[in-house]
RNA sequence: GGAGAGGUGGCAGAGCGGCUGAAUGCGCCACAUUGCUAAUGUGGUGUCCCUUCACGGGGACCCCGGGUUCGAAUCCCGGCCUCUCCGCCA
Numbered sequence: 001g002g003a004g005a006g007g008u009g010g011c012a013g014a015g016c017g018g019c020u021g022a023a024u025g026c027g028c029c030a031c032a033u034u035g036c037u038a039a040u041g042u043g044g045u046g047u048c049c050c051u052u053c054a055c056g057g058g059g060a061c062c063c064c065g066g067g068u069u070c071g072a073a074u075c076c077c078g079g080c081c082u083c084u085c086c087g088c089c090a
Stems, first nucleotide, its partner, number of pairs: 001086007010026003018070001027045006046061006063079005
């Protein structure tokens, strides 16, 4: 340099244009269970901003920036990065 695949939450990873702020597993928190742990079960658990005494409510965010659309993590364009294969140089 050429071809292909990919970038989603603390980690891994699913995601058909609307049912997804996001499955599932791990992790973490609380509770149950136990003499105590582990294991197991149940519930909860992203970040930032605004608002509330608090509970709570609202908005934005799926690598970055644009576009299409009533509606985008999902489709299109550009950029950045990672991986695989091929080629080139040494």
A computed fold for a 90-nucleotide RNA from a Planctomycetota bacterium, annotated as transfer RNA. Its Rfam family is "tRNA".